The prediction has a mean pLDDT of 82. A computed fold for a 71-nucleotide RNA from Parcubacteria group bacterium CG1_02_40_82, annotated as transfer RNA. It matches the Rfam family "tRNA". Rfam classes the family as a transfer RNA. Lineage of the source: Bacteria > Bacteria candidate phyla.
[in-house]
RNA sequence: UGCGGGGUAGUGUAAUGGUAGCACAUCAGGCUCUGAACCUGAAAAUCGGGGUCCGAAUCCCUGCCCCGCAG
Numbered sequence: 001u002g003c004g005g006g007g008u009a010g011u012g013u014a015a016u017g018g019u020a021g022c023a024c025a026u027c028a029g030g031c032u033c034u035g036a037a038c039c040u041g042a043a044a045a046u047c048g049g050g051g052u053c054c055g056a057a058u059c060c061c062u063g064c065c066c067c068g069c070a071g
Stems, first nucleotide, its partner, number of pairs: 001070007010024004018054001026042005047063005
């Protein structure tokens, strides 16, 4: 430099163009003599910019970053 894949809560991982979920973690409460486990609840995310669309995490353009292959 070219090609391919990827970027979503703190972490991992989903999401036919139509409410952004799930698990772990965190916090609060319950339970308990205390803690763990367990139960209930809460907070928390779409890499940046632009476009298409009634509506974009998803489609298009461009940039950045990560991984692989080739040179």

Annotation:
The same sequence occurs in records of 6 taxa.